[in-house]
Molecule: FMN riboswitch aptamer (RFN element)
Order: sequence, then C1' cells, then structure tokens
RNA sequence: AAUAUUCUUUGGGGCGAGGUGAAACUCCUCACCGGCAGUAAAGUCUGCGAAGGGAAGAAAUUCCCCCGAUUCGGUGAAAUUCCGAAACCGACGGUAUAGUCCGGACGGAAAAAGAAUAAC
Repeated sequence: AAUAUUCUUUGGGGCGAGGUGAAACUCCUCACCGGCAGUAAAGUCUGCGAAGGGAAGAAAUUCCCCCGAUUCGGUGAAAUUCCGAAACCGACGGUAUAGUCCGGACGGAAAAAGAAUAAC
C1' cells in the first nucleotide's frame, strides 16, 4: 500500500419583491435551489440512493417494479461535465393548486472519511 471484518463520525439546498384574492411562501410575473459514484469538473450522460407501488418473512430484513429534465456555439487530444447563450426538470400527505412552507423525518440511504483487528 491493497484486502476482509467490526466500530465511529459525516452524509440535501432553496420564496426575496410585486400582482390578484376573503384566503396563496401553493396561482400569475420576476427570484432562488441542485444527494452519491463514474467520466475533462454534470440537477438534465451512465449507474446508484431517496420518494411511490408490490411480494416473501414472526421479525430483522430481502427481492421485484416504477423512477423528472438540454440544446446551440466556442476551446481542447478528450467536455450533453469547462466557457458563452438560451431552455428544461423536481415524490408522497396537508393546506387556495407547493422543487422552496408544515409533516412522516432529531428518520433512513447511496456514499465519504477515520479507527481497531486479522492474515499476507
């Protein structure tokens, strides 16, 4: 240094202004936000997680399904990732219709970092 096991910690952001209205952080105009890994640096590529639906099991848990959205130009060996421009997307329950409020959730997870132990 790599591997295996165990443990610890970390692990999601955002409604500001104006308008209508009895009532809207939910509608309209503008604003704002972007989990993890890979790869030329990515909300939109590929894969994963979360959310939603289902099956098995006494349970822990495991498995299956489902799962949003980008183009053009430039540079370059290489970029749907950088630069410029213009777009687009966002679970469930609640409530005046919600990516941004409240709730499940002081939860869980992809994963990241560290420690200990083991054998080589």